A computed fold for a 325-nucleotide part of an RNA from Mobilibacterium timonense, annotated as large-subunit ribosomal RNA, domain IV.
Lineage of the source: Bacteria > Bacillati > Bacillota > Clostridia > Mobilibacterium.
The full RNA is in RNAcentral, with records from SILVA.
Its Rfam family is "Bacterial large subunit ribosomal RNA".
[in-house]
Context: one part of a larger RNA
């Protein structure tokens, strides 16, 4: 020196990327407990008090005297609390062995399929799931309690509907016209049935075009100029585009580039943090919007306690090392 483990004067987080590690609280009874809230909770919220032995009384709970010690849950074992906020509703799941979370689930919601030999899956197929089920039932998709909601665009691209119309395949269908030869004609050449070629019109199914529907389908929601009796701003006007041009409620936000934006709070001193403000580089309504009690080994940020994290290190134990032997 190194692990482990114990104590430390003053101070008490100055330590550090961050209280990381530690201290510190801790059982049990009594009192008393806030905002908020879905009236269940929030709650052991917080905060305070007591606890040992002996004698009486008493069934007990316990009351009334009494005695020790520094100390009575006499050791050990046994929440630390509290404000604010982001996410995620919860409890549950997960990267076996670097990530436990805000991801995954989920109760609920909606939107499709499917009427039963059900859709859908698994298998060359017999078969089986589905289900000994039957739309209040199955499969799939997005989305996620709950509350308050969920705007506008159907042009593209999908999806579904549509006895006309246009395009069309094979198949049906046989027209002309070709070969061939009986015949005819002087000749050129015509040429009948048959055979063998040839294949037009006509007939036709989906699908495609076409015409509608449909966004909790896939997506998508603008641009310039002027304008009020300080100024600045523009309710209001012109104009171009477009399928419509972002409603509400939200915002420097897990989202803001410039940015440590401005203001206000807390600090002596805040690039973090809470409150507002709109110039939203690049929020926005089931890829949900904003809210929100309860909840989280969840993330941020401030208090209190507390304390060798520190100031600033010191001493002891124990088990290596090392060093003599």
């Nucleotide at each position: 020196c190194u692990a482990u483990u114990g104590u430390u004067a003053a101070g008490g987080a100055a330590c550090u990327c961050g209280g990381c590690a530690a201290a510190a609280u801790g059982a049990c009874c009594c009192c008393g407990u806030a905002a908020c809230u879905u009236c269940g909770g929030g709650a052991g919220a917080a905060g305070g008090g007591g606890u040992g032995c002996c004698c009486u009384c008493g069934a007990a709970a316990g009351a009334g005297g009494g005695c020790c010690g520094c100390a009575g849950u006499g050791a050990a074992g046994a929440g630390g609390u509290c404000c604010a906020g982001g996410c995620a509703a919860c409890u549950g799941u997960u990267u076996a062995c670097c990530a436990a979370a805000a991801a995954c689930a989920c109760a609920g919601g909606u939107c499709u399929c499917u009427g039963c030999u059900a859709a859908a899956g698994c298998g060359a197929a017999a078969g089986c799931u589905g289900a000994a089920g039957u739309a209040u039932a199955g499969g799939g998709g997005c989305u996620g309690a709950c509350g308050c909601c969920u705007g506008c665009c159907c042009g593209g691209u999908g999806c579904u509907g549509g006895a006309a119309g246009g395009u069309c395949a094979a198949g049906g269908g046989g027209a002309a016209g070709u070969g061939u030869c009986a015949g005819g004609g002087c000749a050129a050449c015509c040429g009948a049935a048959g055979c063998a070629c040839g294949g037009a019109a006509c007939u036709u199914a989906a699908g495609c075009c076409c015409c509608a529907g449909u966004a909790a389908a896939c997506g998508g929601c603008g641009g310039c100029c002027g304008u009020a009796a300080c100024u600045a701003u523009a309710a209001c006007g012109g104009u171009c585009c477009u399928a419509a041009g972002g409603u509400a409620g939200c915002g420097a936000a897990a989202u803001u580039c410039c940015u440590u934006g401005u203001c206000g709070g807390g600090u002596a001193a805040g690039u973090u943090c809470c409150g507002a403000c709109c110039c939203g580089c690049a929020c926005g309504a089931a890829a949900g919007g904003c809210g929100u009690a309860a909840u989280g080994a969840u993330c941020u940020g401030g208090a209190c306690a507390c304390u060798g994290u520190c100031u600033c290190a010191a001493c002891a134990a124990u088990a290596g090392g090392c060093u003599c032997g």